[in-house]
Model confidence (mean pLDDT): 82 of 100. A computed fold for a 74-nucleotide RNA from a Gemmatimonadota bacterium, annotated as transfer RNA. NCBI's taxonomy places the organism under Bacteria, Pseudomonadati, Gemmatimonadota.
């Protein structure tokens, strides 16, 4: 230096042939099943979808440039 993946909530990931208000589970709180804890049920809280641009009526998706992290090759 070159190809290829990867980056989404605090943590592990799903959505990535463009369109519902961005979702799940674990963790954090409130409630209820009991008088306590456990443990289950129901809520909520928690996101500039790595940054920036571009294309679109409209991007987390798709173009391009950069940053971090991984394999491979030279």
């Nucleotide at each position: 230096g070159c190809a290829c993946c990867c980056g989404u909530a605090a943590c592990u990931c799903a959505g990535c042939c463009g369109g519902c208000c961005a979702g799940a589970g674990u963790c954090u709180c409130g409630c209820g099943c009991c008088g306590c804890c456990a443990g289950c049920g129901c809520g909520a809280a928690g996101g500039u979808c790595g940054c920036g641009g571009g294309u679109u009526c409209g991007a987390u998706u798709c173009c391009c440039g950069c940053c971090g992290g991984g394999u491979g090759c030279u």
Notes
Rfam family: tRNA. About the family: Transfer RNA (tRNA) molecules are approximately 80 nucleotides in length. Rfam classes the family as a transfer RNA. The RNAcentral record of the sequence draws on ENA.